[in-house]
RNA sequence: GGAGCCGGCCAGGCAGCCGCCGUGCCGCGAGGCGCGGAGGAAAGUCCGGGCUCCAUAGAGCGGGAUGCGGGGUAACACCCCGGCGCGGAUGAGCGCCGCGCAAGCGGCGCGAAGGCGACGAACAGGGCCACAGAGACGAGUCCCCGGGGGUCGACCCCGGGGGGUGAAACGGGCAACCUCCAUCCGGAGCAACACCAAAUAGGCAGGCGUGGUGCGCAAGCACCGGAGGCCGGCUCGGCCAAGCCUGCGGGUAGGUGGCUAGAACCGGGGGGUGACCCCCGGUCCAGAGGAAUGGCUGCCGGGGGGUCCCUCCGGGGGUCCUCGCACAGAACCCGGCUUAUCGGCCGGCUCCCGCU
Repeated sequence: GGAGCCGGCCAGGCAGCCGCCGUGCCGCGAGGCGCGGAGGAAAGUCCGGGCUCCAUAGAGCGGGAUGCGGGGUAACACCCCGGCGCGGAUGAGCGCCGCGCAAGCGGCGCGAAGGCGACGAACAGGGCCACAGAGACGAGUCCCCGGGGGUCGACCCCGGGGGGUGAAACGGGCAACCUCCAUCCGGAGCAACACCAAAUAGGCAGGCGUGGUGCGCAAGCACCGGAGGCCGGCUCGGCCAAGCCUGCGGGUAGGUGGCUAGAACCGGGGGGUGACCCCCGGUCCAGAGGAAUGGCUGCCGGGGGGUCCCUCCGGGGGUCCUCGCACAGAACCCGGCUUAUCGGCCGGCUCCCGCU
């Protein structure tokens, strides 16, 4: 200098004013002061765990998932190391051969990092292999040429070679078809679950309670009056229905917990090729719940467009206008994967050419 790749990080900054959520202190209260307040994906809910409740002797059947070897992890369909295959690669470049006077052109070969791979088994069995072809796997012979036999030719039988079709022709391929093998797997989910607990209507217990007549559909009103039913007539006593009161219990509305201190983060040291692990020190970092994390303004930064100037043609600068400025918005928590993402910063790997 050329060609090709990979990883990590940031996610506008500062200030003023007005608000919102949580929390500490002060205040009788109104309120005041202080502190904290979205993400790398909070998203999709696709995997795997924690946690909660339910179920559960053990084993098997059924069902599901995973699938090269080894390792990491709480676990995984994730990650790391290695193997194999694809591919990178019609590239950069180099070598050889051919043509050419040459420039060059053509063919063949070599060829790294990074990337991708459901990558166990096809003599356990079943199934499938489009089109073409006679035939796509135990059914058979489209064309040609030899050999042997029956009977010399024709014809028939046995066996061989070549051709044609096609990705593949007796050699096989497909398990992202069934299947087999190995390993793993109970179900539902924070609207889990636990606690407190109205009104109304049921349930249970206790106590009180109870008449007649008239009007009225009823609710109820008025009058007489102290008499509900049963215990065979009366009294006492007991029991019972409507109704009323009280208590208890279950559930609902509502409220509280679960709820954010954790497979946490930061720094240092050590082990390991690596994923990752161990030790020491330090820090507390949203917790709402019809659901806060916002709005306005100024300066700086950034993006887009017009115009002018400079330029080593990659870009840089002046000026004016414009855009509040990528994707996006926690809802029990965590590890992954996937998807979306303006712009920017840092670091690394491989191969080749030239010069020193």
Overview: Bacterial RNase P class A from a Burkholderiales bacterium, 356 nucleotides, folded computationally. The coordinates come from a structure-prediction model, not an experiment, and the mean pLDDT is 77. Its Rfam family is "Bacterial RNase P class A". Rfam classes the family as a ribozyme. Its family is annotated with dimeric ribonuclease P complex, ribonuclease P activity and tRNA processing in the Gene Ontology. Of the family's consensus pairs, 93% are formed in the model. Taxonomically the source falls in Burkholderiales (Bacteria, Pseudomonadati, Pseudomonadota, Betaproteobacteria). The gene name in the source record is rnpB.